[in-house]
Context: one part of a larger RNA
RNA sequence: UUGAGCGUAAAACAUCUGUAAGUGGCUUUUCAAGUCCGCCAUCAAAUCCCAGGGCUCAACCCUGGACAGGCGGUGAAAACUACCAAGCUGGAGUACGGUAGGGGUAGAGGGAAUUUCCAAUGGAGCAGUGAAAUGCAUAAAGAUCGGAAAGAACACCAACGCGAAAGCACUCUACUAGGCUGACACUGACACUGAGAGACGAAAGCUAGGGGAGCAAAUGAGAUUAGAUACCCCAGUAGUCCUAACCGUAAACGAUGGAUACUAGGUGUUGUGCGUAUCAACCCGUGCAAUGCUAUAGUUAACGCGUUAAGUAUCCCUCCUGGGGAGUACGUUCGCAAGAAUGAAACUU
Repeated sequence: UUGAGCGUAAAACAUCUGUAAGUGGCUUUUCAAGUCCGCCAUCAAAUCCCAGGGCUCAACCCUGGACAGGCGGUGAAAACUACCAAGCUGGAGUACGGUAGGGGUAGAGGGAAUUUCCAAUGGAGCAGUGAAAUGCAUAAAGAUCGGAAAGAACACCAACGCGAAAGCACUCUACUAGGCUGACACUGACACUGAGAGACGAAAGCUAGGGGAGCAAAUGAGAUUAGAUACCCCAGUAGUCCUAACCGUAAACGAUGGAUACUAGGUGUUGUGCGUAUCAACCCGUGCAAUGCUAUAGUUAACGCGUUAAGUAUCCCUCCUGGGGAGUACGUUCGCAAGAAUGAAACUU
């Protein structure tokens, strides 16, 4: 490179925006670069292939011929691709009318619970476990009741909704992004993908300043045990929370890249139209969009997937090539660091 692939065997970037680039709807015209056809010239000989001949045959040698392909010139064709010009509305977008949502940012308010403190009642245990002990408690604990403070998280709904993903939920307000749908007005291919690049990116971690109720790495103590640097128990610091920067990774999973078109059904849920209706909702039928279950054809090594494809096709991009060594070493870039990204080989099997 050809080729085969990427749900689970190696392999879809965590996710999106977008530059170069690749690819690109319908109709008509121009042109002839790609494309296609004819002719000319050329690609030494030998070799290969075909036919005939010569060494007794063969290998070998001799003679003749040809395919395929390349490059250049020239003449013609115009379906397709490209180019030129003019249009179209189905793709895409804008405007208008509706609409659902825990989408985002900022601010304000709320109740239940927990812990601590103060006061009261009361008087011996509480807590914990498989069983115990450490622990707390006559300096009055635990329990009950009244008050105060603090911080963090928001029960129930729901096989639910929204968001590019990460993720997002007590209630209200302000600002703001996207989706879906309806009628149909406008632009007229403005599209798809996307190397580099940029943005966002759970938790943990890091820097500075706050905050610190509960939980809880580390740590201490008690058990268990042969031991127990653990599982169990009592404490408990970073951290968890907020503000401002950094880090840039996860089984970041649907282990399934994005876009478009097509290909039996059945049954739920959500949003929004339409029809029908005894006109309040429902019920019934149906269009579009989203989200589940089941199943035919097909597909798959099987499991399974199955109009939300892992089916049938087209376009673009990432990635893979036995196991280990190894996501290591070295170098480079980034980072305050921790480390991240890129990423081998010897050797071994």